[in-house]
Molecule: c-di-GMP-I riboswitch aptamer
Organism: Caloranaerobacter sp. TR13
RNA sequence: CAUUGAUAAAGGCAAACCUAUCGAAAGGUGGGGACGCAAAGCUAUGGACCUAAGGUAUUAUUUACUAUGGUUGCCAGGCUGCCAAU
Numbered sequence: 001c002a003u004u005g006a007u008a009a010a011g012g013c014a015a016a017c018c019u020a021u022c023g024a025a026a027g028g029u030g031g032g033g034a035c036g037c038a039a040a041g042c043u044a045u046g047g048a049c050c051u052a053a054g055g056u057a058u059u060a061u062u063u064a065c066u067a068u069g070g071u072u073g074c075c076a077g078g079c080u081g082c083c084a085a086u
Stems, first nucleotide, its partner, number of pairs: 002086004012037002017032006035073001041079003045076003048071003054066004
């Protein structure tokens, strides 16, 4: 430096759920908690998915569409990185 994650060690992250809080919602953040994760570290760049406040249309109170809002623990891409084996 490259490939791999079988074993071991040092450690790391933390789903559901509960709770506080922010938010129109989706969801985020803090605390508790562990289903899992070798990039479950960072990044909304492409696809995918979630939401629809505002806007547009429809209408007369609803419905449809829409991201400028989100998800990196959905899949790729980009950047960085621990340990071990070869």